[in-house]
Context: one part of a larger RNA
RNA sequence: UUGGGCGUAAAGCGCGCGCAGGCGGAUAAGUAAGUCAGAUGUGAAAUCUCGGGGCUCAACUCCGAAACUGCGUCUGAAACUACUUAUCUAGAAUCUCGGAGAGGGAGGUGGAAUUUCGCAUGUAGGGGUAAAAUCCGUAGAGAUGCGAAGGAACAUCAGAGGCGAAGGCGGCCUUCUGGCCGAGUAUUGACGCUGAGGCGCGAAAGCGUGGGGAGCAAACAGGAUUAGAUACCCUGGUAGUCCACGCCGUAAACGAUGAGCACUAGGUAUGGGAAGUUUGACCCUUUCCGUGCCAAAGCUAACGCAUUAAGUGCUCCGCCGGGGGAGUACGGGCGCAAGAUUAAAACUC
Numbered sequence: 001u002u003g004g005g006c007g008u009a010a011a012g013c014g015c016g017c018g019c020a021g022g023c024g025g026a027u028a029a030g031u032a033a034g035u036c037a038g039a040u041g042u043g044a045a046a047u048c049u050c051g052g053g054g055c056u057c058a059a060c061u062c063c064g065a066a067a068c069u070g071c072g073u074c075u076g077a078a079a080c081u082a083c084u085u086a087u088c089u090a091g092a093a094u095c096u097c098g099g100a101g102a103g104g105g106a107g108g109u110g111g112a113a114u115u116u117c118g119c120a121u122g123u124a125g126g127g128g129u130a131a132a133a134u135c136c137g138u139a140g141a142g143a144u145g146c147g148a149a150g151g152a153a154c155a156u157c158a159g160a161g162g163c164g165a166a167g168g169c170g171g172c173c174u175u176c177u178g179g180c181c182g183a184g185u186a187u188u189g190a191c192g193c194u195g196a197g198g199c200g201c202g203a204a205a206g207c208g209u210g211g212g213g214a215g216c217a218a219a220c221a222g223g224a225u226u227a228g229a230u231a232c233c234c235u236g237g238u239a240g241u242c243c244a245c246g247c248c249g250u251a252a253a254c255g256a257u258g259a260g261c262a263c264u265a266g267g268u269a270u271g272g273g274a275a276g277u278u279u280g281a282c283c284c285u286u287u288c289c290g291u292g293c294c295a296a297a298g299c300u301a302a303c304g305c306a307u308u309a310a311g312u313g314c315u316c317c318g319c320c321g322g323g324g325g326a327g328u329a330c331g332g333g334c335g336c337a338a339g340a341u342u343a344a345a346a347c348u349c
Base pairs, nucleotide, nucleotide: 004320005319006318007303008302012317014201015200016199017198021194022193023192025088026087027086028085029084030083031082033081034080035077036076037075038074039073040072041071042070049065050064051063052062053061054060091191092188093187094186095184096183097182098181099180103177104176105175106174107173108172109171110154115149116148117147118146119145120144121143125136126135162169163168206247207246208245209244210243211242215241216240220236221235222234223233258316259315260314261313262312263311266294267293268292269291270290271289272288273287274286275285276284298305299304322349323348324347331342332341334339
């Protein structure tokens, strides 16, 4: 290794598109490459196995048989795989009519609130904390009213709700645009699934150039606390957070659960359709697609999973093989850098 695994023990690539490759629906006919049967040639000897013999026995050795699971050729079989031809519609795609949605890009626009500024009223406090102080204020703060500026985020609706491949997406309007669902069953006729490499997307932080900067806030400064306090608390505060363009390519990128197809009790809630029933838009019944909870069989080391499987099967990909050293060193290709990616060994328990 044959014959193990990957929710939590080591192990599912963050997600998609897709070349090669692997795998692939129904019917009929043909071919005979794979496959199967028979025949034949070869498969040296020795070795191995079996039956006998020879050294007193054995090892050893001699004779015979079998075997050498392989390869070539010929003849045949045609179920399966393959190939060729023809046909089909259950997979897949297209079409028509409807439908829901924070799916994506761009442009415009609204109100609440915070902050700052101006004016007015008004006077001694305000702020902050467990308590304080730093801090702001008689050069008039805080509070209240009116006005202005500017940036960022969109309360209620809001839901265990929706959409998206994932990351993710939430005020309103316009525009461009992707996907999905239902009904019809009109069209094509296997056009499919997966996918090493490859290509693209990819939160936050970070980087480059130029803008912007209200609030918040690494770093930093001060006040406290404390034995100390390079912290937790407080007052400030710069990068950053925002925009445009270009990089980075990571995450507890999680459902810690790859994708596709088929099959296997139910109950309940909820989102989107359709049909039936009905006076009806309510309710109810049936059905399709999603999202949750509970639970049978089965599975599981247990926890738990259970038609959204971790059940029962098939196809394809990725990954794992004691702990540390180490996701490190070196080398390679990538990056402006930070670093990311690929990825050991000595040694040690």
This is a predicted structure of a 349-nucleotide part of an RNA (small-subunit ribosomal RNA, central domain) from a Bdellovibrionota bacterium. The source organism's lineage runs through Bacteria, Pseudomonadati and Bdellovibrionota. Rfam family: Bacterial small subunit ribosomal RNA. The coordinates come from a structure-prediction model, not an experiment, and the mean pLDDT is 90.